[in-house]
RNA sequence: CAAGUAAACCGGGUGACCGCUCUUCCUUCGGGAAGGGAGGAAAGUCCGAGCUCCACCGGGCAGGAUGCUGGGUAACACCCAGGAGGGGUGACCCUAUGGAAAGUGCCACAGAAACAUACCGCCCCGCUUUAAGUGGGGUAAGGGUGAAAUGGUGAGGCAAGAGCUCACCAGCAGCUGGGUGACCAGUUGGCUGGGUAAACCCCAUCCGGAGCAAGACCGAAUAGAGGGACCUAAGGACGCCCGGCCUGUCCCCGGGUUGGUCGCAUGACCCUUCCGGCAACGGAAGGGCUAGAUGGAUGGUCACCGUCCUUCCCAUUGGGAAGGAUACAGAACUCGGCUUACAGGUUUACUUGGCCU
RNA sequence: GCGCCUAUAGCUCAGCGGAUAGAGCAUCGGUCUUCGGAACCGAGUGUCGGGGGUUCGAAUCCCUCUAGGCGCGCCA
Numbered sequence: 001c002a003a004g005u006a007a008a009c010c011g012g013g014u015g016a017c018c019g020c021u022c023u024u025c026c027u028u029c030g031g032g033a034a035g036g037g038a039g040g041a042a043a044g045u046c047c048g049a050g051c052u053c054c055a056c057c058g059g060g061c062a063g064g065a066u067g068c069u070g071g072g073u074a075a076c077a078c079c080c081a082g083g084a085g086g087g088g089u090g091a092c093c094c095u096a097u098g099g100a101a102a103g104u105g106c107c108a109c110a111g112a113a114a115c116a117u118a119c120c121g122c123c124c125c126g127c128u129u130u131a132a133g134u135g136g137g138g139u140a141a142g143g144g145u146g147a148a149a150u151g152g153u154g155a156g157g158c159a160a161g162a163g164c165u166c167a168c169c170a171g172c173a174g175c176u177g178g179g180u181g182a183c184c185a186g187u188u189g190g191c192u193g194g195g196u197a198a199a200c201c202c203c204a205u206c207c208g209g210a211g212c213a214a215g216a217c218c219g220a221a222u223a224g225a226g227g228g229a230c231c232u233a234a235g236g237a238c239g240c241c242c243g244g245c246c247u248g249u250c251c252c253c254g255g256g257u258u259g260g261u262c263g264c265a266u267g268a269c270c271c272u273u274c275c276g277g278c279a280a281c282g283g284a285a286g287g288g289c290u291a292g293a294u295g296g297a298u299g300g301u302c303a304c305c306g307u308c309c310u311u312c313c314c315a316u317u318g319g320g321a322a323g324g325a326u327a328c329a330g331a332a333c334u335c336g337g338c339u340u341a342c343a344g345g346u347u348u349a350c351u352u353g354g355c356c357u
Numbered sequence: 358g359c360g361c362c363u364a365u366a367g368c369u370c371a372g373c374g375g376a377u378a379g380a381g382c383a384u385c386g387g388u389c390u391u392c393g394g395a396a397c398c399g400a401g402u403g404u405c406g407g408g409g410g411u412u413c414g415a416a417u418c419c420c421u422c423u424a425g426g427c428g429c430g431c432c433a
Stems, first nucleotide, its partner, number of pairs: 001353010012305007020037007039328001043339002046337005051211004056244006063207005068082005083097001084095004098202002103200002105196003119143002121139008151169006170192001172189007215262004224253001226252005234247003255432002269288008306326009358429007367382004375413001384400005406422005
């Protein structure tokens, strides 16, 4: 210098004028002054919680979620560290990554056979008339089919063959050692059991439901002796069954309202320093207060500047002019994550290649 | 806010692990007709909404994104 990998961050600034909303203060009730006013994703609503309500409690089934190990956390499908497998020259990245010797299902076409089978071939025996044909048996080494074919390669062995035997490799089981563990290393043994669980399923762990239109209070208005079902029942905020306990419950018709306040901004909050930990994170001390609408504010115009791109001019790193671009998006009870969108730019660490010293 | 559904040819829909994804209507060409319609014969037509994954194999199973649609909700 070029190409890349990982992580963190910024994502316009200043001024003038005209507006919007909230809080406080003043007011001659017309208004005025001061101060606050979007995000890294406020988004999708995909997970997990806080909070609130559903009188209550227990058991079973069904259903759902997660899925290597250890840790973090309020919790999680998130995060950190590690194991195994895969990809990359490398920095590094990816993995719904438990179980296929518990059972069931499926494996199209092709192929003899897709999980227990002999099509061709090879070998042995019998018969016919030698070659050859035919019947019986053995054989998974070879051919052929397929995404996948009876562990792979080589040697011995055999009638021909075969882990039948041996060496190495892969896999499995036992033992020894290391590690908290996933697992790793060594050694011994026999010879080997297809794939699929994002198919059913098995195992382990977890899960009550509803959602701020939750819910509480105030105000206004109105018409419930309306009808029906059940009460041997129904309901007890997803479904089914059972037990205790509690309560009259459910449906239809009719009537009223379309207001206000709280919930609602001090919180698993943010910043700095130190300590523990590889890290995620935890602890201590100090400091800070940072939107709150309810048809829904946070905006518009102009000027100058900044950043990037293109073209041109002057030219020594560089300077100047013109034109263009300046994203994605936008709070609505609140947090922790994930995912997705994003013009342009910055920083740090590392890798590979080239050149110079 | 919560719950749920759909996306396949120009239109309406089938197909839910296995060839080259089908049907009706529509379109195009031919036969018939003076011409047209009807009828008959034949043909074309697809990013299975986009992307990624599981599998030997995906329209189908899983994840994610996009677009569209449906339902529920106050008081007594």
Molecule: RNase P RNA; transfer RNA
Organism: Dehalococcoidales bacterium